[in-house]
Context: one part of a larger RNA
RNA sequence: GCACUGUCAAGGAACUCGGCAAAAUGGCCCCGUAACUUAGGGAGAAGGGGCGCCAUCGAAAGAUGGCCGCAGAGAACAGGCCCAAGCAACUGUUUAGCAAAAACACAGGUCUAUGCGAAACCGAAAGGUGAGGUAUAUGGGCUGACGCCUGCCCGGUGCCGGAAGGUUAAGAGGAGAGGUCAGCAGAAAUGCGAAGCCUUGAAUUGAAGCCCCGGUAAACGGCGGCCGUAACUAUAACGGUCCUAAGGUAGCGAAAUUCCUUGUCGGGUAAGUUCCGACCCGCACGAAAGGCGUAAUGAUUUGGGCGCUGUCUCGACAGUGCACCCG
Numbered sequence: 001g002c003a004c005u006g007u008c009a010a011g012g013a014a015c016u017c018g019g020c021a022a023a024a025u026g027g028c029c030c031c032g033u034a035a036c037u038u039a040g041g042g043a044g045a046a047g048g049g050g051c052g053c054c055a056u057c058g059a060a061a062g063a064u065g066g067c068c069g070c071a072g073a074g075a076a077c078a079g080g081c082c083c084a085a086g087c088a089a090c091u092g093u094u095u096a097g098c099a100a101a102a103a104c105a106c107a108g109g110u111c112u113a114u115g116c117g118a119a120a121c122c123g124a125a126a127g128g129u130g131a132g133g134u135a136u137a138u139g140g141g142c143u144g145a146c147g148c149c150u151g152c153c154c155g156g157u158g159c160c161g162g163a164a165g166g167u168u169a170a171g172a173g174g175a176g177a178g179g180u181c182a183g184c185a186g187a188a189a190u191g192c193g194a195a196g197c198c199u200u201g202a203a204u205u206g207a208a209g210c211c212c213c214g215g216u217a218a219a220c221g222g223c224g225g226c227c228g229u230a231a232c233u234a235u236a237a238c239g240g241u242c243c244u245a246a247g248g249u250a251g252c253g254a255a256a257u258u259c260c261u262u263g264u265c266g267g268g269u270a271a272g273u274u275c276c277g278a279c280c281c282g283c284a285c286g287a288a289a290g291g292c293g294u295a296a297u298g299a300u301u302u303g304g305g306c307g308c309u310g311u312c313u314c315g316a317c318a319g320u321g322c323a324c325c326c327g
Base pairs, nucleotide, nucleotide: 001322002321003320004319005318006317007316008315010313011312014311019308027051028050029049030048031047036041038145052067053066054065055064056063057062068072080306081305082304083303084302085301086300087298088297092104093103108143109142110141111140112139113138114137120129121128122127146293147292148291149290151223152222153221156220157219158216159215160214161213162212165211166210167209171205172204176200177199178198179197180196183192184191185190224242225241226240227239228238251285252282263279264278265277266276267275
C1' cells in the first nucleotide's frame, strides 16, 4: 500500500448521475390500523405495548408478590417504512456468457380462412402433422385483465363479390400470299403455271386476369389551407374562399411523444434543467401498430419524506491475509 472484516466523537446524504455500498428493520403474543378498492384486497398497512426465573392462588388462561443480569426475540436465524407519479393488468417468459425490462407470453376482444380426403403446414411422392379432432373445432393476423369507449374517409393499394361490355394466350380456323414443279409459249434467254408438296397466314372462335361495376378500414392506410369578423384591447362562437376520398370526434396533452424549452402559472426546497398539479401555442397525441382510466401485482422507472448510517465533513484505530522492507 492492497483485499476482506470490525469499531468510532460531533454532524447525519452535506457524498454521488443516483443513498451505489453500508447501516438500520427483523421472532412470537396483544392492541391498533388510512386513502383507495374489482369488496377479495390494500394488511405484517402505519403506529404502539409485552417477553426471564421463583413462590402463592387457579383445572387452565392468568393474577399477585419476589429475584438476577448490560441485556430475557440476549447467539444463530431474522420484513425497513411512508407519500406521489410513469409503464405493464396479474402468476409467468427471455438475450446459456454485459440487458429480466415498459420487451415476449397471457386469459379476454376482434378480423379472417376452413364442411372434413378441411384449411394451414412438412414431403419428390407415398405418407404425415392438423386429429383418431369436426365450426362451442382448427389454422392465420392484430389487440392484450377489468371499466368507459373505439369517431370520419373505400379516391389509391389489398381482399371479397359481380359478370353485360372492352382487352387478352396457346389451341381451333384457314381467306389469301410466296416457293417448287408436270405442262404451255418462245429460236433462246425467259415468261406463265394445274394438282401435289413446302413456307407463311387474314377473318372468325378462344378462359382466367386486367379494364369495368359494387362491397370492405379491429384490411394496408389517410384524417387540410388562406382571409375577414364582437362598442378598450385581445380573442373569434360567426362569415368568405380554395382544395380533398374525408379533413382528427371522444378522451388525453411540454407527455417513455414538445424542437423552440429550464414554455408559463401553482406546489414542494433557503435555493428544484428533475418531480407533482394545471394551462394548451399538440415542431410531430388520438381511439384494437387501440384511446382514456384503473384496485392488486413488480429484484421495473421517476420525484419526495421518515428511520438509519464512515456515502460524506475527514479521517482514525483494530483483526486476518497479501505485497513491500530489514534480519

Predicted 3D model of a 327-nucleotide part of an RNA (large-subunit ribosomal RNA, domain IV) from Lachnospiraceae bacterium MD335.